Background:
The RNA shown here (transfer RNA) has 74 nucleotides and comes from a bacterium. The sequence was found in a public genome assembly. Its mean pLDDT, the model's own confidence on a scale to 100, is 81. Its Rfam family is "tRNA". Gene Ontology term of the family: triplet codon-amino acid adaptor activity. Rfam's curators write: Transfer RNA (tRNA) molecules are approximately 80 nucleotides in length.
RNA sequence: GGGCGUAUAGCUCAGUUGGUUAGAGCGCAUCGCUGAUAACGAUGAGGUCCUUGGUUCGAAUCCAAGUACGCCCA
Numbered sequence: 001g002g003g004c005g006u007a008u009a010g011c012u013c014a015g016u017u018g019g020u021u022a023g024a025g026c027g028c029a030u031c032g033c034u035g036a037u038a039a040c041g042a043u044g045a046g047g048u049c050c051u052u053g054g055u056u057c058g059a060a061u062c063c064a065a066g067u068a069c070g071c072c073c074a
Base pairs, nucleotide, nucleotide: 001073002072003071004070005069006068007067010026011025012024013023019057028044029043030042031041032040050066051065052064053063054062
């Protein structure tokens, strides 16, 4: 330098044909239970869907450029 892939909650990851409200597990907080802890149960908090622009009535999802990371080739 060229090609491909990934980027969504603190972590690991889903997200269908673009459709109005974005989810799971773990973790965290509070409460219950216990002599206590763990486990278990209940409730809750937590999001710039990488950035910018575009298409569309409507974008996490489609298009373009950029950024970061990974793999392959040279």